A computed fold for a 546-nucleotide part of an RNA from a metagenome, annotated as small-subunit ribosomal RNA, 5' domain. Its Rfam family is "Bacterial small subunit ribosomal RNA". The coordinates come from a structure-prediction model, not an experiment, and the mean pLDDT is 85.
[in-house]
Context: one part of a larger RNA
Parts: sequence; C1' cells; structure tokens
RNA sequence: GAACGAACGCUGGCGGCGUGCCUAACACAUGCAAGUCGAGCGCGAAAGUCCCUUCGGGGGCGAGUAGAGCGGCGGACGGGUGAGUAAUACAUGGAUAAUCCCCCCCCGAGCUUGGGAUAACCCCGCGAAAGUGGGGCUAAUACCGGAUAAGACCACGUUGCUCGGGCAAUGCGGUAAAAGGUGGCUUUAUUUUCGGAUGAGGCUAUCACUUGAGGAUGAGUCCAUGGCCUAUCAGCUUGUUGGCGAGGUAACGGCUCACCAAGGCUAUGACGGGUAGCUGGUCUAAGAGGACGAUCAGCCACACUGGGACUGAGACACGGCCCAGACUCCUACGGGAGGCAGCAGUGGGGAAUAUUGGGCAAUGGGCGAAAGCCUGACCCAGCGACGUCGUGUGGGCGAUGAAGGCCUUCGGGUUGUAAAGCCCUGUCUGGUGGGAAGAAGGGCUCAGAGACGAAUAAUCUUUGGGCUUUGACGGUACCACCGGAGGAAGCACCGGCUAACUCCGUGCCAGCAGCCGCGGUAAUACGGAGGGUGCAAGCGUUGUUC
Repeated sequence: GAACGAACGCUGGCGGCGUGCCUAACACAUGCAAGUCGAGCGCGAAAGUCCCUUCGGGGGCGAGUAGAGCGGCGGACGGGUGAGUAAUACAUGGAUAAUCCCCCCCCGAGCUUGGGAUAACCCCGCGAAAGUGGGGCUAAUACCGGAUAAGACCACGUUGCUCGGGCAAUGCGGUAAAAGGUGGCUUUAUUUUCGGAUGAGGCUAUCACUUGAGGAUGAGUCCAUGGCCUAUCAGCUUGUUGGCGAGGUAACGGCUCACCAAGGCUAUGACGGGUAGCUGGUCUAAGAGGACGAUCAGCCACACUGGGACUGAGACACGGCCCAGACUCCUACGGGAGGCAGCAGUGGGGAAUAUUGGGCAAUGGGCGAAAGCCUGACCCAGCGACGUCGUGUGGGCGAUGAAGGCCUUCGGGUUGUAAAGCCCUGUCUGGUGGGAAGAAGGGCUCAGAGACGAAUAAUCUUUGGGCUUUGACGGUACCACCGGAGGAAGCACCGGCUAACUCCGUGCCAGCAGCCGCGGUAAUACGGAGGGUGCAAGCGUUGUUC
C1' cells in the first nucleotide's frame, strides 16, 4: 500500500446492488418448511334450509360435497451445516468385456382367463393417554393362480472374434408377464313418464400396464497422477498378503467364510500423532510465489449420540422405522412423546452477525388428463454505513479585506470571498397528481389445415381472430407540478519517517508513543486553543493475510 463475512470509538443525508452466528455440530417455546391424484377403488357426513308428521321422527336440497381409508406417484429432489474425514474424500485423466438406471424419448411384441382376501364401515372389548385386540361385510390400476412367449433369462452344443475371464451369431430344451381408467361412434338386452337411464359386446382415440432392443440422464466400482505439518513417531500388519473353493452383491474384489501357502508395506517416510471438508476460485504480488476456501457453483460427509436394517429404480433415508444412550416433556406410575446443522424466532456463548414479514405474480420442483393444489426452494419487502458504486449538503457576484477569535516586532498578519449582502438554481429529502415493464400463460368461443380413425364422433398437433382473466413487490420505479437555501459534515493528524505551526497550561508530573523517542520552567512530540494538512458519509483504532 492492498484486502476483509469483521469488531470497537466518534460521527452519520439519500439511493442502487450485494452481504450478514467466523464463537456452543450448545439447548430449543411457537408457527410454517411435502404433498398430490375422485379420469385407480369402496365408503360417506354435518350445519343450514324446505316439506310431511301419530311430535317419536321421516323425506328433499346441501352432496356423492367435507372427510378419513385402500391404492399410485413423490417424500433419495429442493433447503441446512462442516462435526467427522489426510483418503472408502476431492481435482484431472482413463477403465468398466466387472455394472445398475424410476420417470423421459424412439422402435418392436402384447394387454387373456380365473380366484381368495383386507382396510374403511358396523358390533364387542382393553387403555389415563399414545394406541390396540377380537368378530362380521366390501372394492380396486391392491394381492395370488392358469394360458400365451417375438424377444429376454438359464443349462448344453456349434461357429467366429478377443490377451484372458469372456463377447457376438446360431441350434435344442427349460423358466418367468400384464390392469385397467376416461372420451367418441355403434350393436344388443332390461326398464321407461318415450326425453332417457342401466348393463353387456364391437371398433376407435387417449392416459396407464407387461415384455424386449436402443438412447438420454443419473449412479456404483476400479486405476494413474496431484495437493498439510511432524522422525522428540522407525518399524507396521494375521483377513494381514496371495491362492483354491463357496457365499454375497446390480457389479470386480478377503467383501465374507472354510482350507492351503507365508507373505504384504516401509527413509521416494510405512505405522503413529497433530491439524483440516476438497475443488472451481478469493486476496495479495510486476511475476514467481504466499495466504485463504464467507457469499455463488461442482463433489463429499453429516442430521441429538452410537448401531441396524426395512421399503424402494434409487436411502442404510434431516422433518421414515427399530434398538441402546444422554437430555427434555406428559402420566391415572402401568406406560408414552420428542429431536430447528430447513425459514423465522428464543435462551446461552461471544468483540460480533437480521423479521416469529408478504406472495406463489415470475423462475423452478412434486402430483394431476386438465383446471388446479402444495412449495420458508424461489421472488420480494424489513433491519444493519457491513461492503461497494453513485449522488447531495448549493451556484455566481461580493473588500471597508466588517465584527469576533488567534498571533503580534503593536506597524500589522491570519481566519478570508470565508461571512453578511445582491442575483440565481432546484438534484436529494418533503408534499400533490398521474403511473409502469416484469404476463408468458389459463378459460370460453369462432374459422382453417393436418394426424389417427370406418367416421363429416372424439382425441391430438398447428395457424389465425374475438371475449375474459392472472402482479407479492406497489400506488413502488418513473414522469409532471408545488415549495423554498430552506432539512443534510464529520473524523484523524500536524517532532522525523509523513502532507501540515504558533500561543497558553503542565514541569521526568500528568501524559504520549508504530519505530526513533518526547516531558526535569521558554515542549511545533503531553492537555487546550487558533491556524493548517489529509480523507470524507465517513474517519480513525484493533485483529488477520499478502
């Protein structure tokens, strides 16, 4: 000199954009943060209101609504934190002939026939509660059989390729599937108030479903190289190192196990100890380098502490389950409930770090055919000069160089064009009025074209037109007008380094100080004043890095 997630002191007009628990991975009151689908399925209220009534009640609408329940998809994303981890991590480059992949895209084949349950509901219990047991009824895209098998998988055989385990092609035998929903047209049966309603069948569209091939995406595993300190850590290792066999996994492998051999690593630093999430990057520096790893982005790890598996395409799962532990809470003492390192917020710790805000309008995500619902992701607003950028605190003229202050050699000098005064301007703040962009979409409807199709249904794609509707921010930005210099300057320093000097007070005292050093009676170094210098809504100090 530069920098900072800063803090402290004094001071503080406005706005834009950023940024804000670095400490206790300490404990947490309260609210919210993951739901959705009735176009998978069965069930199904009430308030209110109208009518009837034997006054007990019954019926209609509300409404197949609210609501739970079964089932599907999502809860493995998004969000937080950095404890652990020195290598099961990360970065870069490879390998996978050793692998998996829900949803999505493309291509092919199929979607048949049966069955038995179970929640919800009703009844009876147990329990203070959390909850839970028994009996009865019922549905499905829930569950379980049979049929079928292009291809897939398994065993055996043949051929080709490969460094090998193997890969590709082919033959024979064996094994394993499925689910329907919604819309349209049409045939038929039952019923009918002749409008229609309900059931069964066919064709078709669309969304699902099953099974293959390929793609995309995501993930697993392996190898090489690279990046901290310590030898006052020198030897470490028994599933250890390798083999054979088996098990296990999506998959190779001591990953696990039985047996066999005695190996494997190490001064090119094993093993141990300390510290630490890694990277893109950030800061500094001419560079080389050094230091760091907040915000943003990628990867990893963790979710009260330790362990475990279940479900699932994917977890050993932050707002899932089980066990143990510590802690907190409820209890009828028998037993239960909980996990903010999500967003706010509280206590505590600390030099120190914000609102228990608004909205799903946009972007993105989950579910849904869609409308839509959910979304503390996100978008905004609030607080903090924490940072950075911009801007203002006025402009011109104005000498008798006014008064006052300070100094003085008493002549004067300086503050100083500074003020006053005159003439202007109108940024920002304030007031009044107008007032956005961010909106793309969605719904209804009309017309045209195309695809599928038996179809001039329906559905899908697309073009054009009309109507209607969607903004948290926000009556904000912005614009115009009103008013009037009015509301808006401080902080540090002035001995040398280092820009800036005198007076008074003090008298090795009180004090200053980054280094050298000042102060013991004329202190430009202490304290005050006048003046000056430097920065400026900031200025200094402290801390840390280069």